[in-house]
Background: This is a predicted structure of an 84-nucleotide RNA (c-di-GMP-I riboswitch aptamer).

RNA sequence: AAACCGAAAAGGCAAACUAAUCGAAAGAUUGGGACGCAAAGCCACAGGCCUAAUCCAUUAAGGUAUGGCGGCUGGGUUGCUGCA
Numbered sequence: 001a002a003a004c005c006g007a008a009a010a011g012g013c014a015a016a017c018u019a020a021u022c023g024a025a026a027g028a029u030u031g032g033g034a035c036g037c038a039a040a041g042c043c044a045c046a047g048g049c050c051u052a053a054u055c056c057a058u059u060a061a062g063g064u065a066u067g068g069c070g071g072c073u074g075g076g077u078u079g080c081u082g083c084a
Stems, first nucleotide, its partner, number of pairs: 006083001012037002017032006035071001041077003045074003048069003055063002
């Protein structure tokens, strides 16, 4: 110095739920709130998942991402501490 593993300290993030706002919905943002998190920082690139306004089809059922989810997996990228 690097990798890995289990601690400690400092700092950080914030699930469910809830209020307001936005949205067709999924969901998002902000405040409250903490289940958890070493990338629970960032990027929808691959897979996966959710929704279906629109469009397609229809007797009906249905299909469709141009909308979302990074706290689902992989990948890319940046990054804090140092006791054993």